[in-house]
Context: one part of a larger RNA
């Protein structure tokens, strides 16, 4: 002297852009937060409205809607936290010939024939309830089976080769698939051809993602010196996308350790962050990349990828419902509520932007976000007037009673109007999306369909009547904290009398205190200023 996610005292006028549980990874009341697709499939209400009937009823519209459901994509992303964790955790620089990659792009090929189910849904039954059962009926891009096999993949021979394997041919075997929706043309219709476009199967080449490996680096304590049995290596087998004691028989007895094993003790790692001339030295909040975790603990299923925040099974706290048998739940998601604490916000608004998930698409989801509220928490900008005005009004202070200052300061007098106040106009953000019309192209047998590029028309904005701009108002609404013995910028009066009290340090206060309280001046800073705490 610099910082800071700060508090805490006084005091506060506006605006931008940050920023905001640092503590109990302590518990959680309510609401959102991960849904989509009817152009994959079967079913399919009901209110009301209208119509018939005496009337029970029925029939048409509502609507093939609204809903569940089967099935497909997504839920592994986004968003939260730092508990664990001194590690191949991160950080670098390699490797991977030891691997895998849904969706996407691109290349080849390819899409043929049949079955058998089941849920919804209807029928009993069982339960306070969560839920379950038992029959019977149906559908597919849902499940099976045959067919084809370019390619993949497996064995086998042969061939070349650094003889560990690659890498090549030949021959054998094993593996696929699913249709939707439009147009055209025949046809009475079933159907059947053409033909676009979404899907769909195989394989390769690619992007992205990602498992595993190895080198160096990564905090304290040796008052922690020996540690270690799957330990350490080998064969074999298993498992895994994959390598490997990863796992397991079996054999050998090894591995690591003062260059610090082991064990304690802390703690996320890092771009970077704050200080410092630098070297260092502390820290690792906001952004941002990687990592761990989801109430404690174990597991596994799905799936390209999990050992899965708002999927699941078992245990365990803990809490709610219960008809007492038996059940539901995890806010470290956005907000809020207790508690803990010096301390930390609204149960707002919109998906209009940007971004994600689904959808041929309109669209539909989005508490990612965008944006608004609160808080001087931090930074950065503005205002609180501006000229003129006295050998200097009153008042206050203080006087050596002359006069000093407060002080051009105020009144006075010219002016100006940021800001805040009313009051009018009013945005960019959308060159995007999406629709509709015309015209190009491209596929096609086609002027159908479709797809794609111009062009011109319409639509769509939370914030927000915001930002900005004009106009009116009137100097009118807007300074205060600490300080003034030395360090350290600023002095004097009164109380006070080692008493009340100050204080970072030296040290002041027992009767003229510049150092306590007060006044009046000053200094130094300002919408802050001071204390404190904590890093350099």
């Nucleotide at each position: 002297g610099a910082g800071c996610g700060a508090a805490c005292g006084c005091u506060a006028g506006c605006g931008g852009c940050g920023c905001g549980c640092c503590u109990a990874a302590c518990a959680c009341a309510u609401g959102c937060a991960a849904g989509u697709c009817g152009u994959a499939c079967g079913u399919g209400a009901a209110a009301g409205c209208g119509g018939g009937g005496c009337a029970a009823c029925u029939c048409g519209c509502g609507a093939g809607u609204a809903a569940a459901g089967u099935g497909g994509c997504g839920c592994a992303c986004g968003g939260g936290u730092g508990a664990g964790u001194a590690a191949c955790g991160c950080g670098u620089g390699g490797g991977u010939a030891a691997u895998c990659u849904a969706c996407c792009u691109u290349c080849a090929a390819g899409c043929u024939c049949g079955g058998a189910a089941u849920a919804a849904c209807c029928a009993g039954c069982c339960g306070a309830a969560a839920g379950g059962u038992u029959g019977g009926c149906u559908a597919a891009u849902a499940c099976c089976g045959g067919a084809u096999a370019a390619g993949a993949c497996c064995a086998c021979g042969g061939g070349a080769u650094a003889c560990a394997u690659u890498c090549u041919u030949g021959c054998g075997g094993u593996u696929a698939a699913a249709g939707g929706c439009g147009g055209g043309c025949a046809g009475c219709a079933a159907u059947g051809u053409c033909u676009g476009u979404c899907a769909c199967u195989u394989g390769g080449a690619g992007a992205u993602g990602a498992g595993c490996c190895c080198g160096c680096g990564u905090c304290c304590c040796a008052u922690c010196a020996g540690c270690u049995a799957g330990u350490u290596g080998g064969u074999g087998a298993g498992g895994u996308a994959a390598c490997g004691g990863c796992u397991c028989a079996c054999c050998a007895a090894g591995g690591c350790a003062a260059a610090g094993a082991c064990g304690g003790g802390u703690a996320g790692c890092u771009g970077g962050u704050c200080u410092g001339a630098g070297a260092g030295g502390a820290c690792g909040a906001u952004c941002a990349g990687c990592c761990a975790c989801a109430c404690u603990g174990g597991c596994a299923c799905u799936g390209g990828a999990a050992c899965a925040c708002g999927g699941g099974c078992c245990a365990g706290a803990c809490u709610c419902c219960u008809a007492c048998g038996g059940g539901a739940g995890g806010c470290a998601g956005c907000a809020g509520u207790g508690g803990g604490g010096a301390a930390u916000u609204u149960u707002g608004c919109g998906c209009a932007a940007u971004g994600g998930g689904c959808g041929a698409a309109a669209g539909c989801c989005u508490g990612a976000c965008g944006c608004a509220g609160c808080g001087a928490c931090g930074c950065c900008g503005c205002g609180u007037g501006a000229g003129g005005g006295a050998a200097g009004a009153a008042g206050g202070u203080u006087c050596u009673c002359g006069g000093a200052u407060c002080g051009u300061a105020a009144a006075c007098c010219u002016c100006u109007g940021u800001c805040g106040g009313g009051g009018g106009g009013g945005a960019a953000g959308a060159a995007a999306c999406u629709u509709c019309a015309g015209g190009g192209u491209g596929c096609u047998a086609a002027u159908a369909c479709c797809a794609u590029c111009c062009u011109g028309g319409a639509u769509u904005g939370a914030c927000g009547g915001u930002a900005c701009c004009c106009c009116c108002u009137a100097a009118g609404g807007a300074a205060g904290c600490a300080u003034c013995g030395g360090c350290u910028a600023a002095c004097u009066a009164c109380g006070u009398g080692c008493c009340a009290g100050c204080a970072g340090c030296c040290g002041c206060g027992g009767u003229a205190a510049u150092a306590c309280g007060u006044a009046g001046g000053a200094u130094g800073c300002a919408a802050g200023c001071g204390u404190u705490g904590c890093u350099c």

Small-subunit ribosomal RNA, 5' domain from an uncultured bacterium, 536 nucleotides, folded computationally.